[in-house]
Molecule: Guanidine-I riboswitch aptamer
Organism: Pararobbsia silviterrae
RNA sequence: UCUUAGGACGGCUAGGGUUCCGGUCGCGCGUCGCGCGAUGUCUGGUCCGAGAGCUAUCCGGUCCUGCCGGUGGCAGGGCUCCACGGAGGGAUAAAAGCCCGGGAGGU
Numbered sequence: 001u002c003u004u005a006g007g008a009c010g011g012c013u014a015g016g017g018u019u020c021c022g023g024u025c026g027c028g029c030g031u032c033g034c035g036c037g038a039u040g041u042c043u044g045g046u047c048c049g050a051g052a053g054c055u056a057u058c059c060g061g062u063c064c065u066g067c068c069g070g071u072g073g074c075a076g077g078g079c080u081c082c083a084c085g086g087a088g089g090g091a092u093a094a095a096a097g098c099c100c101g102g103g104a105g106g107u
Base pairs, nucleotide, nucleotide: 006059007058008057010055011054012053015048016047020045021044022042023039024038025037026036027035028034029033060080061079062078063077064076065075066074067073068072082102084105088100089099090098
């Protein structure tokens, strides 16, 4: 210096805000309800949601064993590691551990 140590997708959670539902407060009305407004410094439901969180499936890689018509293929099994990380910007109604991003930077 180069290459490889893999990829896809689903479920859940940490977390997130406030479009909708609900809650709370205020006002009005035809008053056991309805309408309008405010409020996420409202526990919640819907919703968003992790490379470095959990989990499932599939594909790929590699190794072992066995078989076959043996440059390979098939079946079964093992492994598929590690991972500190801004500021700033972006989307959505809005925000975030989402995206930029295994980035910048650091070791």